[in-house]
RNA sequence: GGGCGAUUAGCUCAGUUGGUAGAGCAGCGCAUUUACACUGCGAAGGUCAGGGGUUCAAAUCCCUUAUCGCCCA
Numbered sequence: 001g002g003g004c005g006a007u008u009a010g011c012u013c014a015g016u017u018g019g020u021a022g023a024g025c026a027g028c029g030c031a032u033u034u035a036c037a038c039u040g041c042g043a044a045g046g047u048c049a050g051g052g053g054u055u056c057a058a059a060u061c062c063c064u065u066a067u068c069g070c071c072c073a
Base pairs, nucleotide, nucleotide: 001072002071003070004069005068006067007066010025011024012023013022019056028042029041030040031039049065050064051063052062053061
């Protein structure tokens, strides 16, 4: 220098060919217990890496930038 992949909640990851974003774990509250743990229930938590474009509508499609990983030279 060229090619490919990844980037979504605090962490690990889904998201079914564009239709208003979810799970598990962690943390918080409640119930249970003499108490703790376990268990059950509930609530909270997101500019979907940044910017731009297409579209009635974008995590998803296109362009670009950044970071990380792999391959080639």
Annotation:
A computed fold for a 73-nucleotide RNA from a Candidatus Parcubacteria bacterium, annotated as transfer RNA. The coordinates come from a structure-prediction model, not an experiment, and the mean pLDDT is 82. Its Rfam family is "tRNA". From the family's description: Transfer RNA (tRNA) molecules are approximately 80 nucleotides in length. Gene Ontology term of the family: triplet codon-amino acid adaptor activity. The organism belongs to Candidatus Parcubacteria, within Bacteria.